Overview
c-di-GMP-I riboswitch aptamer from a Deltaproteobacteria bacterium, 90 nucleotides, folded computationally. Model confidence (mean pLDDT): 81 of 100.

Order: sequence, then structure tokens, then C1' cells
RNA sequence: GCUCGAUAAAGGCAAACCAGUCGAAAGGCUGGGACGCAAAGCCGCUGGCCUAAACCCAUUACAUCCGGGAAUGGCCGAAGGGUUGCCGAG
Repeated sequence: GCUCGAUAAAGGCAAACCAGUCGAAAGGCUGGGACGCAAAGCCGCUGGCCUAAACCCAUUACAUCCGGGAAUGGCCGAAGGGUUGCCGAG
């Protein structure tokens, strides 16, 4: 340096759910909690998914509500890509 994750150790992360808080929502953050994870670190690039406030359309007497569209708002712990990295084995 490359490949791999059987065993062991030091440590790490934290799904669902609960509480608080921010947000229109999706969802975020903090604390608790642990289903799992060898990149479940980071980027959010491909791709996928969620929401629908502004705005547009429609409706309407004018509007509100409802309905349709709409990411500039988000998530990725399905997969791929980029990048960094602990321990061990070969």
C1' cells in the first nucleotide's frame, strides 16, 4: 500500500419510542433510550423518498377555506459515487 471482517481489546455511533424545544409541514436540535452498525464518519454528487410555506392555476361576486401544480425546505440506517479513518487478519 491492497484485500478482507473470523476472533479479541480500546473506544465510537444510535432505530423505534418518550420529554423538551424550533419549524407551516416534512423534519432538525438537546436529553433519555438501544433495534442495529466496521465507516450507521463526512459530502448530498447519481438516484430514491418526504413535505408544500411563498408563488402559480382553478374555484369564487371579491376573497378565505378546499383542490391541483410548485423546492428555494428536508431525509437517506435501500443502493452507487467521492473523501477521511480505529483495531485485527492475510
The model forms 95% of the base pairs in the Rfam consensus.